RNA sequence: CUCUUACUGGCUUAAUGGUAGAGCAGGAUACUUCUAAUAUCCCGGUCCAAGUUCGAUUCUUGGGUGAGAAU
Numbered sequence: 001c002u003c004u005u006a007c008u009g010g011c012u013u014a015a016u017g018g019u020a021g022a023g024c025a026g027g028a029u030a031c032u033u034c035u036a037a038u039a040u041c042c043c044g045g046u047c048c049a050a051g052u053u054c055g056a057u058u059c060u061u062g063g064g065u066g067a068g069a070a071u
Base pairs, nucleotide, nucleotide: 002069003068004067005066006065007064010024011023012022013021018054026042027041028040029039030038047063048062049061050060051059
C1' cells in the first nucleotide's frame, strides 16, 4: 500500500427497511433487627459524515478504531 471482517447502554448480546429489546452490572422502593436473597420500578446505547428511501441499526460511499490475510 491492497483485500477481507467487526463496531448497538458500563459488559455480553438480539433486532427481515417500519416505535432499538434482553441478561448481567448500577440506582430507588418494598420485605428484613441488619446484611444477603427475592419482588417492583428507574437509569443508560446504534463509531463518524454524506447519500438512497415516505422511513436506515439494517442498503451504498468515504473516514476512524480493532482483528486477520497477501505483498
A computed fold for a 71-nucleotide RNA from Corymbia citriodora subsp. variegata, annotated as transfer RNA. Lineage of the source: Eukaryota > Embryophyta > rosids > Corymbia > Corymbia citriodora. The RNAcentral record of the sequence draws on Rfam. It matches the Rfam family "tRNA". Rfam classes the family as a transfer RNA. Its mean pLDDT, the model's own confidence on a scale to 100, is 81.